[in-house]
RNA sequence: CGCCAGGCUUGGCCGGGGAACCAGGCAUUCCCUGUAAUCCGAAGUCUACAUGCGGAGGCGACAGCACGAAGAGGUCAACCGGACUUCUGUCUGGCCCUGAGGAAUCGAGGAUACCCUGUCCUUCUGGAUCGGAGGUUCAUCAGGCGCACCUCACAGGAGGAGCGUCUGCUGGUUUGACGACCUAAUCCGUCAGAACCGGAAGGGGGCAUCGGUAAGCCGUACUCAUGAUGCUUGAAGGGUGCGGGGUGGAGAGGAAUCAGGGGGUACCAUUCAGGACAUCCGGCCCGAUCCGGGCGCGCCUGGCU
Numbered sequence: 001c002g003c004c005a006g007g008c009u010u011g012g013c014c015g016g017g018g019a020a021c022c023a024g025g026c027a028u029u030c031c032c033u034g035u036a037a038u039c040c041g042a043a044g045u046c047u048a049c050a051u052g053c054g055g056a057g058g059c060g061a062c063a064g065c066a067c068g069a070a071g072a073g074g075u076c077a078a079c080c081g082g083a084c085u086u087c088u089g090u091c092u093g094g095c096c097c098u099g100a101g102g103a104a105u106c107g108a109g110g111a112u113a114c115c116c117u118g119u120c121c122u123u124c125u126g127g128a129u130c131g132g133a134g135g136u137u138c139a140u141c142a143g144g145c146g147c148a149c150c151u152c153a154c155a156g157g158a159g160g161a162g163c164g165u166c167u168g169c170u171g172g173u174u175u176g177a178c179g180a181c182c183u184a185a186u187c188c189g190u191c192a193g194a195a196c197c198g199g200a201a202g203g204g205g206g207c208a209u210c211g212g213u214a215a216g217c218c219g220u221a222c223u224c225a226u227g228a229u230g231c232u233u234g235a236a237g238g239g240u241g242c243g244g245g246g247u248g249g250a251g252a253g254g255a256a257u258c259a260g261g262g263g264g265u266a267c268c269a270u271u272c273a274g275g276a277c278a279u280c281c282g283g284c285c286c287g288a289u290c291c292g293g294g295c296g297c298g299c300c301u302g303g304c305u
Base pairs, nucleotide, nucleotide: 002304003303004302005301006300007299008298011062012059013058014057015033016032017031018030019029020028023047024046025045026044038056039055040054041053064295065294067292068291070289073286074285079283080282081281082280083279085276086275087274088273089272092269093268094267095262096261097260098259099258100257105252106251113247114246115245116244117243118242119241120238121237122236123235124234126232127231128229129228130227131226132224133223134222137172138171139170141168142167143166144165145164146163147162149160150159151158152157177220178219179218181216187212188211189210196203197202
């Protein structure tokens, strides 16, 4: 000198860090973290030698200082890098044509192809049903009426012929008929009674009535370049989605991908480069704590080498 044991208090410790606050450091507030480890009081206090102030207490040489590595946690105002987003430019694709390629799927319960046919569409042509529209014409005969005449007689009248029209019978023609109803102050026939002319006989006109018919209306039939329709026949054409039948006998199909050529910068995606950027991540930065070695490690008593 060093080591061990006991004791002591003068070194030292009883926390540290980040953010906010501050000119800045503490404290206070919030947050993170450590120790075996404080209490009371006020809200202040200090100046890069700032790392709280006042008082009391505890531990007891344990320290402490700097360096290195790890590192909870924090901060991102600024810096670096990246991410997201976005801008500009660029590369390659997405598009078209040709070629290569050959997937899904279908196929001897029959592929591509061909023929026939149905469905679908257009036009035409018939039927059915319902509706609409429409109604022939001529002649003879008999009679009437209207118009305008001739002859006779000249009370009523008689005879003749013409034009037009109406009704009836008959016979034709026509697709144009049948069965009913109603029916004319006005059309036709019949005309009681009454009235009129007349010596009478008789005659003319003519209301009612009755009969018929025009017109009208109902039904059926018929006719029509007639109309309609959730119907239906047939023909021609069209289209090529689907169904059926037949011939025939093995393919049909054409995605991804690649190559060549073309196009495009409007849009989308992708490659690369540069820029911007609120935010996010990491770094830088701060940093409790742990670890490593370095410097350093008071006094007293006893013991050991």
About this RNA: Archaeal signal recognition particle RNA from a Thermoplasmata archaeon, 305 nucleotides, folded computationally. The coordinates come from a structure-prediction model, not an experiment, and the mean pLDDT is 75. Its Rfam family is "Archaeal signal recognition particle RNA". It is annotated as a non-coding RNA gene. Lineage of the source: Archaea > Methanobacteriati > Thermoplasmatota > Thermoplasmata.